[in-house]
Molecule: small-subunit ribosomal RNA
Organism: metagenome
RNA sequence: AGAGUUUGAUCCUGGCUCAGGACGAACGCUGGCGGCGCGCCUAACACAUGCAAGUCGAACGAGCGAGAGAGAGCUUGCUUUCUCGAGCGAGUGGCGAACGGGUGAGUAACGCGUGAGGAACCUGCCUCAAAGAGGGGGACAACAGUUGGAAACGACUGCUAAUACCGCAUAAGCCCACGGUGCCGCAUGGCACAGAGGGAAAAGGAGCAACCCGCUUUGAGAUGGCCUCGCGUCCGAUUAGCUAGUUGGUGAGGUAACGGCCCACCAAGGCGACGAUCGGUAGCCGGACUGAGAGGUUGAACGGCCACAUUGGGACUGAGACACGGCCCAGACUCCUACGGGAGGCAGCAGUGGGGAAUAUUGCACAAUGGGGGAAACCCUGAUGCAGCGACGCCGCGUGGAGGAAGAAGGUCUUCGGAUUGUAAACUCCUGUUGUUGAGGAAGAUAAUGACGGUACUCAACAAGGAAGUGACGGCUAACUACGUGCCAGCAGCCGCGGUAAAACGUAGGUCACAAGCGUUGUCCGGAAUUACUGGGUGUAAAGGGAGCGCAGGCGGGAAGACAAGUUGGAAGUGAAAUCCAUGGGCUCAACCCAUGAACUGCUUUCAAAACUGUUUUUCUUGAGUAGUGCAGAGGUAGGCGGAAUUCCCGGUGUAGCGGUGGAAUGCGUAAAUAUCGGGAGGAACACCAGUGGCGAAGGCGGCCUACUGGGCACCAACUGACGCUGAGGCUCGAAAGUGUGGGUAGCAAACAGGAUUAGAUACCCUGGUAGUCCACAUUGUAAACGAUGAUUACUAGGUGUUGGAGGAUUGACCCCUUCAGUGCCGCAGUUAACACAAUAAGUAAUCCACCUGGGGAGUACGACCGCAAGGUUGAAACUCAAAGGAAUUGACGGGGGCUCACACAAGCGGUGGAGCAUGUGGAUUAAUUCGAGGCAACGCGCAGAACCUUACCUGGGUUUGACAUGCUUGUAUGGCUGGCUGGAAACAGUUUAGUCUGCCCUUCGGGGUGAAACUUGCACAGGUGCUGCAUGGCUGUCGUCAGCUCGUGUCGUGAGAUGUCGGGUUAAGUCCUUUAACGAGCGAAACCCUUGCCGUUAGUUACCAGCGGGUCAUGCCGGGGACUCUAACGGGACUGCCGGUGUUAAACCGGAGGAAGGUGGGGAUGACGUCAAGUCCUCAUGGCCUUUAUGCCCAGGGCUUCACACGUGCUACAAUGGCGUCUACAAAGCGAAGCAAUACCGCAAAGUGGAGCGAAUCGCAAAAAAGUCGCCCCAGUUCGGAUUGCAGGCUGACAACUCGCCUGCAUGAAGUUGGAAUCGCUAGUAAUCGCGUAUCAGCUACGACGCGGUGAAUGUGUUCCUGAGCCUUGUACACACCGCCCGUCAAGUGAUGGAAGUCGGGAGCACCCGAAGUCGGAUUGCCAACCUGUUUCGGCAGGAGGCGUCUGCCUACGGUGAGCUCGGUGACUGGCACUAAGUCGUAACAAGGUA
Repeated sequence: AGAGUUUGAUCCUGGCUCAGGACGAACGCUGGCGGCGCGCCUAACACAUGCAAGUCGAACGAGCGAGAGAGAGCUUGCUUUCUCGAGCGAGUGGCGAACGGGUGAGUAACGCGUGAGGAACCUGCCUCAAAGAGGGGGACAACAGUUGGAAACGACUGCUAAUACCGCAUAAGCCCACGGUGCCGCAUGGCACAGAGGGAAAAGGAGCAACCCGCUUUGAGAUGGCCUCGCGUCCGAUUAGCUAGUUGGUGAGGUAACGGCCCACCAAGGCGACGAUCGGUAGCCGGACUGAGAGGUUGAACGGCCACAUUGGGACUGAGACACGGCCCAGACUCCUACGGGAGGCAGCAGUGGGGAAUAUUGCACAAUGGGGGAAACCCUGAUGCAGCGACGCCGCGUGGAGGAAGAAGGUCUUCGGAUUGUAAACUCCUGUUGUUGAGGAAGAUAAUGACGGUACUCAACAAGGAAGUGACGGCUAACUACGUGCCAGCAGCCGCGGUAAAACGUAGGUCACAAGCGUUGUCCGGAAUUACUGGGUGUAAAGGGAGCGCAGGCGGGAAGACAAGUUGGAAGUGAAAUCCAUGGGCUCAACCCAUGAACUGCUUUCAAAACUGUUUUUCUUGAGUAGUGCAGAGGUAGGCGGAAUUCCCGGUGUAGCGGUGGAAUGCGUAAAUAUCGGGAGGAACACCAGUGGCGAAGGCGGCCUACUGGGCACCAACUGACGCUGAGGCUCGAAAGUGUGGGUAGCAAACAGGAUUAGAUACCCUGGUAGUCCACAUUGUAAACGAUGAUUACUAGGUGUUGGAGGAUUGACCCCUUCAGUGCCGCAGUUAACACAAUAAGUAAUCCACCUGGGGAGUACGACCGCAAGGUUGAAACUCAAAGGAAUUGACGGGGGCUCACACAAGCGGUGGAGCAUGUGGAUUAAUUCGAGGCAACGCGCAGAACCUUACCUGGGUUUGACAUGCUUGUAUGGCUGGCUGGAAACAGUUUAGUCUGCCCUUCGGGGUGAAACUUGCACAGGUGCUGCAUGGCUGUCGUCAGCUCGUGUCGUGAGAUGUCGGGUUAAGUCCUUUAACGAGCGAAACCCUUGCCGUUAGUUACCAGCGGGUCAUGCCGGGGACUCUAACGGGACUGCCGGUGUUAAACCGGAGGAAGGUGGGGAUGACGUCAAGUCCUCAUGGCCUUUAUGCCCAGGGCUUCACACGUGCUACAAUGGCGUCUACAAAGCGAAGCAAUACCGCAAAGUGGAGCGAAUCGCAAAAAAGUCGCCCCAGUUCGGAUUGCAGGCUGACAACUCGCCUGCAUGAAGUUGGAAUCGCUAGUAAUCGCGUAUCAGCUACGACGCGGUGAAUGUGUUCCUGAGCCUUGUACACACCGCCCGUCAAGUGAUGGAAGUCGGGAGCACCCGAAGUCGGAUUGCCAACCUGUUUCGGCAGGAGGCGUCUGCCUACGGUGAGCUCGGUGACUGGCACUAAGUCGUAACAAGGUA
C1' cells in the first nucleotide's frame, strides 16, 4: 500500500466482498510447563446454609467469679460469713455502624466533565490558640415480683448507678435586638473596635504521683460535604408549539444555607426553528480499541463522580442518612403458626436453583497493607493478602542436539526409466531446558508475629526417556497430484465449483501457514475519499427547487481614525492518580512492576500587538438606485373592428353517384346528395409577412385599432452615497388535462357506436360522435415545467452571422471602423469517464441557496398538511439482488439507408410435383428387419455392386490363452500332422489297422540331456463394428473461388481500439490508380500447373498414305515415304501490345485493326483467417470407461429384400419433330490373361460348341445411336405405353437362384392423353437430345455413379422486387449475438409487509374517589418524676411551662373509577411486493421493434 466482482473487451460511476488489528468472548479439534493478569455481558430473577460491624469494665450499677486473706462453727477438713479479687459479662452509657464491599435498574439531568463562585453555608474524630469545669436534683434499664402470648414480643408494681437526664451560679469570647467609630467590597453588603440591655456551658475516669485520657465555650486550620453559574454532553420534526407555582414582585414560613423551596396577595409573564415540548435509547468521565491523522466505536478490569439496595412512600436518630446487612406504612413473594398472629430481603464473600452460547471454591489467614473500637493489651474486618478452578488473554520455555546415503523398508505418484516423503528414520555420539527422585532452603519483618509454604531458588542422581496440533492448498492468497463421486453427495467470504478425465465435493500422499495452540462464529475500527473539516459531487452515471419577490440568516466596494469581541504572542492557575510515550531500574529475559521526565493538543485569569475580520465615527464614487434625452418589441389587461376558410340554413343550376381506403365497407344521396352560383347564420382560429427574428422571471405571447399598464436597452453624468448579492420558512405566478357554477359550441375530438384488418383486435385505418377544446368567475399546482446545465460578480485567444442602440469618418441613405446590450454557429487554452463545453463555460476564482449517497421494494405504506373531488406535498421499513447504471469500442442484427455482385430475379428452354417402375428415407411391422447420415450442407448418401460370404443383426449349436500377436512355463511317441471312418445342419466331437515326423551332445547302445517346428498345460495377456465425434488426431462437408483476413513500425486515443483496410474512380477481385499519418509486408485474388483451341521444330511404330512402284474382286495389303492426319516431347503465340474516343494526367472503360484465339480465350486442379461443440470412435489411429466360459471366437439357418402409408432422387412414357420394319453412314474415351475373344457351326433368341489372334496405336470387346433412305401406321388408350402375370428356356456360382439374381422367347397388355399448390436446373458447344465405355464384380437389382463423344438451340445486356453475399454508414436495452433480448395478466409454492370488524397487552399523563405510615399545623374535659408559682397538716395538693397519648386539618404512596392519547401482539378477509431450470395467454419495449 491494495485486491476480486457489472462487459465480448474498455474507461468511468457505484455498491457488495476480502486481506489488518482488537475482544470480559462462545463453539469445534487438540493440549507439556511456568509467570503476570482476567473470569454472569443474559433474569436489578428467586434464594437453603455459613460468614461479611463491632468495640470499650480506664463511663456505670448488678450478676458470675479462678484465686487470696481474715473470721465463725466445729466432726481438723468440711460448712459458712466478711474483705480483696484477675477475668467473663447481659443491661445503661460512649464511639462506630453514613466508611469499606456490591450493582448499573433508573437518569438526557448542573447527573457527569471542565472552569469559576458562595459577602448565601455546615463539618464528629484531628491540629493550633483562648477561656473554663462551682453547687445541686429527679429518674429509667438491668434486677426482683406478678402477669399476657404458641411464638415474636410485651404489660404492671417495686429498687438502683453513671461521662445517661434536668435546673441554678459564672461568661474572656459567642448569640439576639440597638445606636456609634474606622476600614473594605462588583452589588445585596462584609470585617474590626468599644458601649449599654437580654440569653446560653461543663463530666468525669485511670494512676501513689508527675501527669495522661476525656468534658464545656470560642476562634482559626485541615478534611469532608452542600448550593449556584459559563461551556460541553445520543437519535427522531412522520414530535411545533410548550407552560398556571407557570415567570416576576412584596411579605410571612422553612432550611446549615440562597431560592416559588412552600404559602398569601399583586402583575402577566417565561421557554422555543441557535430545536422548546414530546417520544426512543443510555449511568458519566480518566481512559480502551482502531486510524497516518482528523475521526469512528466503546465505558469489562483499575481510578474519580453519580444513582440504587425486593417494589413504592415516609420520616426518626445523628456531625453526617431520608440509611444494602436500622425503623414505620403499603404492594408482591417466601417461611413459621396453637389461625389469634409473627418473620424475611446475597446488586457483600462463597454457594444453590433458574435463564443462557457462556463465566470459578459453601478454601486459608488477619503474617503484610488499611479500617472500627480501646489508654493499652487486644478484639473485629469474605476490605485485603494468598491459595484452588478455567489455554480466557498477554509473555516466556520445551517437545532434543551433532553426525548419518544402501538415498533402506513402507506409503504416494509414474512417461515404468524413475521421482518424492528424505538426513527424515534406523544407527553412532552428546546434552539435561523441562520431567522424576533425594538433599538444602530464603526475602517479604523494624524486637516478636509468615496464611502463602518446605513455596521461589540452589545442589545431586536418573534417562531422549513423558510432551504437536490445527487450518488451508481455483483466483483474491503462501501451498498439487492420485483415486472415489457424476448438477448426486456436497462446498462457498466474494467471484463461483459439481451434469464421467473436478488442482474448488470426499479420501489419501505431498505441500504451505501458524503453533500449545489453530480454525469458526459474533461485535467494533480500518481499508471506505462509501457522509468527503482535513477530503466528494449534481448536462448524460444518484443529484439544480417550474419561476419570481422577499423576512430571518449567511456573505459583502475605496480612504482615514478609535476600540479590542474574533485573531496572534508572553505569563500565571488548573488539566487527580493510573494509562500512553521517553529514559533509567527490579524479577535469569519478557509479559509484569518501580522511579524520573515529557505529555495531557483543554478551560480560566492577566499583559501586550493591531495586519485581517468585527464594532463604531468621518468620508469617497466605481457597485446599486434616481432624474433627463432617445429607441425597439407577438410583454400584460380591457373594449371595438376585419377578411379568408370550414360547417349549417335558404334559393338557383344540375344528375347519379359522393365519400373513404393498401383494398374495402359502414356513412351520405332520386325526399335530388357530391359539384357549382347567390344570399344568410354562427363559432373558433388569425394564411402570406415569419427569420436558430423580437418580448417576458418562468409558464408563455402572433389579424387590425384604441385606452390603461409593466419591464428592458443606449446616451448623458445632475442627484443619493454601499442603499448590495443570495435567500431556509413565507407570499405570488405557474402549460396541458381535470373539477365547480353560468354561458357558448363552427371545426376538431377522449368515452361510445358502427365498418374494416386480424388467429383474436376492447388498437393502429375508416364513418359518425359526447364531454372537452371557447368565454366569465373560482379551483387544481403538476409536466421530458429541458439548455435534463440555480442565482450573482470578476477574469481568461480568436473568427463569422444576426437583432436593438450610440459614436467616429463621410456631402451621404450605401460602405468602413469603434463600442454597449441581446441571440446563433465554428474554434484555442483549459476542463471532462467519454460524449462534449468552450466569454451565453461544463474554464479560473468568490458568495449564498437547493439537492445526491447501490438496484429493486417505492415516490409505495403509515402519519400529518393542502384539495369539492381527482389527487398533490412531505416520505419510510421489512424483504430481496450482486449488481443496476453512464460514455465510448468491436461485432452481430434491423419489416434502417446508400453502393455493388450472383441463373438471385426478370427474359427463355427443359424438368420435378400427377402415372407405372427402380432406388433411398421416414413410419409401421418383426426373433432380427445391424449401424450411421437429418434444412440448404441427410434421403441412387457410407454401399465402385447384401443369394452363402460380405454381416456388424436375430435364432439355434459349439468353444474359452482363444480365429490373431508376443513372452515365460508344463508335457511329449499312450503324441503331432495328413488321410480314412462314425455322429451331426455344420462347427465340432469321437475313432483309426494307413502314411509321415528334424538338429546337436553324451552313451554302458538300453537310453539320457538339450534345442527347433508343430501341438499341449498354466500364467501374463489377446479380442470387442461395445460407449463417448461434447475427450481427440486425421480426413471431409459448408459459407465460398465469396474477396476477404491479418502483421511490423509509426501516429492518434486514459483505454477497449482506430489508422493502414477509409474517400474519389476502376475491376471478376483489398485488381489497379489517385488522394491521404501513414509507410511497408504476409495469407488469400491473380500468376505459376494440367487439359483444350492455332502454328512451328524434332521423332516416325503398332498410327498415316500425297507423290513413286507392285498386288488384289476388294482392303496401307506390300516396297517405300516423313508431305498430311495422328501420336508425344520441346517451343512460339495474347501483352490492352497498336489506333481512335472517354477519363483527373492516372488506373481503366468503349469502339476498331490485325489475329486461330481479345481483354481471365474455354475447362480443371488449387479453397485465406475463420463459422457451424457440422460429419465420421462402423476406414484408420487414439485418451478414458465398460466387457473377459462373453459385449470375444467358430458354425448352420434366417434377416438387412417385410408393407395400410408418406417424402426425396431417377428411369420409361403419355406419342406423328412419333412408333415399327428394311437398307446405308459418321465418334471419342476406355477395358482385356482365373481375361477380351474374331472367322466358322448350332439355336427364333438368351446362349452354346469351338478356338485364330492379343498382356494390346498391332488382336478383341465393337453393333455406335440419334441422323439418312424407302415403306406401313392416321390421332385411337392406338402398330402409343410397357407395368403386371402365365408358360418355356439360358447363364453365373466349391454347394445353392424358395425367401432373394440377371437374361431370352412366346403370351398377357395395367396406369398414363403433359400433370394442383408449389418447386428445380441451365447463359454456348451450354440447355435439350442420342448412344458408347469403365470401376465394383462369379453373377447381378446399374434405370445409379464416374467418364466419352454425336446432333445441337432459345433468351437476357436490366437490377424495382424474392434469395444469398460484399463494402460504407446509422440505430440498438443483442454478445449463446434476432432461433437474441424482454413485458404484463393468470395458475402453483414460499417469504416479509400494508389495510381490516374486532380482540389482547404495555406506557405516560389528565380528572375524580379512597386515603396507610409520617412531618407540619390545630385541638385536648386523657395521663405524667425533675423546672416555676401558690399553698401546705411537709406526706402532699392546685395551677403553669413541658412531655406522652388521643382527636382533627393539609400534603400524600398503594388502590379504584372515567374519558381520551400512544406503542405493540393477534385477526376471518383483503391489497400490492419479492423470490422460485423448463406452466398458460398474448407480444408492450429494444432496429423506423414493424402505429417512433